[in-house]
Context: one part of a larger RNA
RNA sequence: GAUUGAACGCUGGCGGCACGCCUAACACAUGCAAGUCGAGCGGCAACAGGUGUAGUAGCAAUACUACAUGCUGGCGAGCGGCGGACGGGUGAGGAACACGUAGGAACUUGCCCUUUAGAGUGGGAUAACCAAGGGAAACUUUGGCUAAUACCGCAUACACUCGAGAGAGGAAAGCUGCCGCAAGGUAGCGCUAGAGGAGAGGCCUGCGUCUGAUUAGCUAGUUGGUGGGGUAAGAGCCUGCCGAGGCGAUGAUCAGUAACUGGUCUGAGAGGACGACCAGUCACACUGGGACUGAGACACGGCCCAGACUCCUACGGGAGGCAGCAGUGGGGAAUCUUGGACAAUGGGGGCAACCCUGAUCCAGCGAUGCCGCGUGAGUGAAGAAGGCCUUCGGGUCGUAAAGCUCUUUAGGUUGGGAAGAAGUGUGUGAGAGGAAAUGCUCAUAUAUUGACGGUACCGACAGAAUAAGCACCGGCAAACUCUGUGCCAGCAGCCGCGGUAAUACAGAGGGUGCGAGCGUUAAUC
Numbered sequence: 001g002a003u004u005g006a007a008c009g010c011u012g013g014c015g016g017c018a019c020g021c022c023u024a025a026c027a028c029a030u031g032c033a034a035g036u037c038g039a040g041c042g043g044c045a046a047c048a049g050g051u052g053u054a055g056u057a058g059c060a061a062u063a064c065u066a067c068a069u070g071c072u073g074g075c076g077a078g079c080g081g082c083g084g085a086c087g088g089g090u091g092a093g094g095a096a097c098a099c100g101u102a103g104g105a106a107c108u109u110g111c112c113c114u115u116u117a118g119a120g121u122g123g124g125a126u127a128a129c130c131a132a133g134g135g136a137a138a139c140u141u142u143g144g145c146u147a148a149u150a151c152c153g154c155a156u157a158c159a160c161u162c163g164a165g166a167g168a169g170g171a172a173a174g175c176u177g178c179c180g181c182a183a184g185g186u187a188g189c190g191c192u193a194g195a196g197g198a199g200a201g202g203c204c205u206g207c208g209u210c211u212g213a214u215u216a217g218c219u220a221g222u223u224g225g226u227g228g229g230g231u232a233a234g235a236g237c238c239u240g241c242c243g244a245g246g247c248g249a250u251g252a253u254c255a256g257u258a259a260c261u262g263g264u265c266u267g268a269g270a271g272g273a274c275g276a277c278c279a280g281u282c283a284c285a286c287u288g289g290g291a292c293u294g295a296g297a298c299a300c301g302g303c304c305c306a307g308a309c310u311c312c313u314a315c316g317g318g319a320g321g322c323a324g325c326a327g328u329g330g331g332g333a334a335u336c337u338u339g340g341a342c343a344a345u346g347g348g349g350g351c352a353a354c355c356c357u358g359a360u361c362c363a364g365c366g367a368u369g370c371c372g373c374g375u376g377a378g379u380g381a382a383g384a385a386g387g388c389c390u391u392c393g394g395g396u397c398g399u400a401a402a403g404c405u406c407u408u409u410a411g412g413u414u415g416g417g418a419a420g421a422a423g424u425g426u427g428u429g430a431g432a433g434g435a436a437a438u439g440c441u442c443a444u445a446u447a448u449u450g451a452c453g454g455u456a457c458c459g460a461c462a463g464a465a466u467a468a469g470c471a472c473c474g475g476c477a478a479a480c481u482c483u484g485u486g487c488c489a490g491c492a493g494c495c496g497c498g499g500u501a502a503u504a505c506a507g508a509g510g511g512u513g514c515g516a517g518c519g520u521u522a523a524u525c
Stems, first nucleotide, its partner, number of pairs: 001525004006521005013373006019366002021331001026329003030326003035082003040079002043075002047073003050069008089284003099208006107201003112197007120154004129144006160169003174189006210256003217247003222244008259281004263274004286307005309320004337363001339362003345359001346357004376406004386397004410466001412461005420452001423448009469514005474495003480509005490497002
């Protein structure tokens, strides 16, 4: 000098864009953060409607009330499907194929795309519900009824798996719209088996990746073979037996420290230091262990066991996990709102409408940083008053102020007012397909969707009106005098100042530097 996720002191007008627990991976009150599908299913608790019966009012139309009815829109709970393995957080552990880079072969892959073939025929259950119990609760037991795209047979299956071959084994599910009297047809979404792809993932290897030798030897599943097992897959991955190997001064082992990278800071570069935010990867989810389900987990808001802690309890037994978003206590020099919206982007479910989404987009707080703007402009010498200095002549603050003439950014008041919107619904038309219709694609008309926000932006009005500080002035290093103090009080980054004329302490006047900041401290180059 540059830099920072900074903090502290003094000061503080506005806006834009970023950033904001670096410490206790400490403990957490409360709310929210993962649901969705009725176009898979049986149903009907609540809501709305219809129908039937009865009653009241009325000439009647009709209105109201009660009861019944899943008939319809829908839908609590339940069965079932898909998603809760993504997204979000944190950096404890880990010196390792964890990461980076370049390769490899023995693998898997739900949803998506392309393609081939199929989708025949049967069966038995079970929740919900009902009944009877147990328990303080969490919850749970027994009996009975019922459905499915839930579950299980049989048939078929060239391609699939096993096998040298012969041969053996192995699938499936329907739902909705429309047309039709029906049989059925058609459109869409699904289902099963196989092949290929895309994207994703598992595995292996070369090279690179901190400090210590005041750590020199380490190793028995250890190193290799073989039989067997295991996995989606290669392998001591596991196991029996056999051989005795394997690593190491090119630093094994041990100990310490640490998530890694793209990058960031600095520097002319080489290098050094770092790894906040953003992006990729890894690891973790109260601590330790374990598997289940599944295409995918050994699973943050799933399960089981053990432990610590907290809470409820009728003492028998139960419940919980913010390193999600806010927020609280604690620790600390120190780090924000218990906000709004799904309008956009993206994600999950759904044919869709739509629902969910503390991802995200916004707003709030903080000069934490960067950038921009403002705190007025011109004129004005009687060089006013006043302050300070003085050799008492004067000098200086100083065109500075006042005065006069203007301007109105930002702020205030007032009026107008976007873009971010693509879509979606409804109507009409055209096209491919089909016997036709629905549906699909396209066009067009129309209606409608904005949290931010009456925001950005534009105009009008008034009026200089509402807006400057901080550090320094002995040398380094730009900037000097007076007074007070008297080795005292104090200053100080280094050299050093202060003991009666201190440009070095304190105050004042003046000056220098930077400026909504300025200094100090800490840290890196």
Record summary
The prediction has a mean pLDDT of 89. The part of an RNA shown here (small-subunit ribosomal RNA, 5' domain) has 525 nucleotides and comes from a metagenome. RNAcentral holds the full RNA, with entries from SILVA. It matches the Rfam family "Bacterial small subunit ribosomal RNA". Rfam links the family to the GO terms structural constituent of ribosome and ribosome.